c-di-GMP-I riboswitch aptamer from Oribacterium sp. C9, 74 nucleotides, folded computationally.
RNA sequence: UCAUUUAAAUAGCAAACCCGGGGAAAUCCGGCGGCGCAAAGCUAUAGGGGCCGAAAAGCCAGCCAGUUAUACUU
Numbered sequence: 001u002c003a004u005u006u007a008a009a010u011a012g013c014a015a016a017c018c019c020g021g022g023g024a025a026a027u028c029c030g031g032c033g034g035c036g037c038a039a040a041g042c043u044a045u046a047g048g049g050g051c052c053g054a055a056a057a058g059c060c061a062g063c064c065a066g067u068u069a070u071a072c073u074u
Stems, first nucleotide, its partner, number of pairs: 012037002018031005035062001041067003047064002049060003
């Protein structure tokens, strides 16, 4: 220095329910809330998978995957 693992510290994100709004729906945005998360950061016609749907260049990354990133310990 790089990679992996494992603690701690400083932080961070934020489930479900409920309220308001968008959408045909999946689901999304805001508020409340906090189930949890070392990537629960990002990537969705050009990795797979799933959901809605007549279909899809619609939706899901907190499904797997890719990619980037913090840390005085081991």